Transfer RNA from Volvox carteri f. nagariensis, 71 nucleotides, folded computationally. The sequence is in RNAcentral, with records from GtRNAdb and Rfam. The organism belongs to Volvox carteri, within Eukaryota. A source record names the gene tRNA-Gly-TCC-4-1. Model confidence (mean pLDDT): 82 of 100. Rfam family: tRNA.
Order: sequence, then C1' cells, then structure tokens
RNA sequence: GCGCUACUAGUCCAUCGGUAGGAUAUUUGCCUUCCAAGCAAAAGAGCGGGGUUCGACUCCCCGGUGGCGCA
Repeated sequence: GCGCUACUAGUCCAUCGGUAGGAUAUUUGCCUUCCAAGCAAAAGAGCGGGGUUCGACUCCCCGGUGGCGCA
C1' cells in the first nucleotide's frame, strides 16, 4: 500500500429494511433479625458523515478504530 472482517446499554451478545431484545452490572420494592441468594419492577445502546428508499442498526460510498491475510 491492497483486500477481508468487526464496531449495538457500564460489560458481553442477539436482531439484519418496518417500534432494537437478552444476560450481567446499577437503582427501587418484596423476602430475611441483618447480609447474601431469590422474586418483581425501573432506567440504560446502533463508531462519524453522506447517499438509496415511503422507511436504514441493516444496503451503497467516504472516513475512524480494532483484528486477519497478501505485498
């Protein structure tokens, strides 16, 4: 330098054109003499910009970061 690939809650993973879901962590309540565990609930996210589309996390382009390969 070129190609491929991945970027989604604090963390780890789903979903892949039509409202983004779960685990864990956090907070609140219940339970308990207290704590832990357990149960219920709440809040929490699409790497940046542009394009296509009625509609984009998803498709396309440019850029950023990480990984892999080739030179």